[in-house]
Context: one part of a larger RNA
RNA sequence: CUGGGCGUAAAGGGUUCGUAGGUGGUCAAGCAAGUUUGAUGUGAAAUCGUUCUGCUCAACAGAACAACUGCAUCAAAAACUGCUUGACUUGAGUGCAGUAGGGGAAAAUGGAAUUUCAGGUGUAGCGGUGAAAUGCGUAGAUAUCUGAAAGAACACCUGUGGCGAAGGCGGUUUUCUGGCCUGCAACUGACACUGAGGAACGAAAGCUAGGGGAGCAAACAGGAUUAGAUACCCUGGUAGUCCUAGCUGUAAACGAUGUACACUAGGUGUAGGAGAUUCAUUUCUUCUGUGCCGACGCUAACGCAUUAAGUGUACCGCCUGGGGACUACGAUCGCAAGAUUGAAACUC
Numbered sequence: 001c002u003g004g005g006c007g008u009a010a011a012g013g014g015u016u017c018g019u020a021g022g023u024g025g026u027c028a029a030g031c032a033a034g035u036u037u038g039a040u041g042u043g044a045a046a047u048c049g050u051u052c053u054g055c056u057c058a059a060c061a062g063a064a065c066a067a068c069u070g071c072a073u074c075a076a077a078a079a080c081u082g083c084u085u086g087a088c089u090u091g092a093g094u095g096c097a098g099u100a101g102g103g104g105a106a107a108a109u110g111g112a113a114u115u116u117c118a119g120g121u122g123u124a125g126c127g128g129u130g131a132a133a134u135g136c137g138u139a140g141a142u143a144u145c146u147g148a149a150a151g152a153a154c155a156c157c158u159g160u161g162g163c164g165a166a167g168g169c170g171g172u173u174u175u176c177u178g179g180c181c182u183g184c185a186a187c188u189g190a191c192a193c194u195g196a197g198g199a200a201c202g203a204a205a206g207c208u209a210g211g212g213g214a215g216c217a218a219a220c221a222g223g224a225u226u227a228g229a230u231a232c233c234c235u236g237g238u239a240g241u242c243c244u245a246g247c248u249g250u251a252a253a254c255g256a257u258g259u260a261c262a263c264u265a266g267g268u269g270u271a272g273g274a275g276a277u278u279c280a281u282u283u284c285u286u287c288u289g290u291g292c293c294g295a296c297g298c299u300a301a302c303g304c305a306u307u308a309a310g311u312g313u314a315c316c317g318c319c320u321g322g323g324g325a326c327u328a329c330g331a332u333c334g335c336a337a338g339a340u341u342g343a344a345a346c347u348c
Stems, first nucleotide, its partner, number of pairs: 004319003007302002012316001014201004021194003025088007033081002035077008049065006091191001092188003095184004103177007110154001114150008125136002162169002206247006215241002220236004258315006266293011297304002321348003330341004
């Protein structure tokens, strides 16, 4: 390389859009590039194969045939692929009529709680733990009542419930805005699928600049524990957490399961529609999503099982013993931290 694989053994890119490329629905006509058949030419010799011959045999040598599975030209065929032309509607999209939703952005606003401040009442403790101590408190704390301020997060509703490509999204209201789903079947007429490069998005932490800072809390300080305790526990506490504008580009970014399409028993929940039916908020059918159980089948087993890890097709990504090594060197990107790409010696 071929092959075999990728839920858990090595292996699905974090996600989407999309360029090149690859692949591509139904019918008809034509062309003949691929394809198939035949003919001709060529495919050096030797080698290999078959038969025969020459050395007493054999090795060896000689002769004939075969073969050289290829290439070119010509002729023919037209099923399939391709190309051209015309048509179709089931794939895809548009339209019309409706529904649901923490989808996104901006602005406004609400209550509970927390902390701080001011005032009233009130007096010796409070706090914390396994037990304590550090800490706070007679300069009046804790507790309790009234008022004010600030920042952050939105209890109940809340649900293997919803929405989003993923990351993710949850008080309420308004404005702007993306997508899905259902029904109708009016329109376009294959416009599709995938997607190397590329672009955009991408939790937390981190970085730059400017704000903000209630609570929490890396670092740090103190108190405990302990043989020690650079920890676990406690008292404090700064970055940070929040906002604005940029950067970073990684996660067990997980369903550890790439995307799309088709086919292959069922049962039972749940969310959103549509239709039929009923006295009924009843029952049934159907589409889309989301769970559980389970036949065939698959799997090393566990398990998966119409939301496949089953049966197939198309395209992409990735794997090839463990360590060395999510490393070195180089390159690209980054303010940096670092990220991406990614070896070898050596060793078992």
The part of an RNA shown here (small-subunit ribosomal RNA, central domain) has 348 nucleotides and comes from a metagenome. Its Rfam family is "Bacterial small subunit ribosomal RNA". Rfam links the family to the GO terms ribosome and structural constituent of ribosome.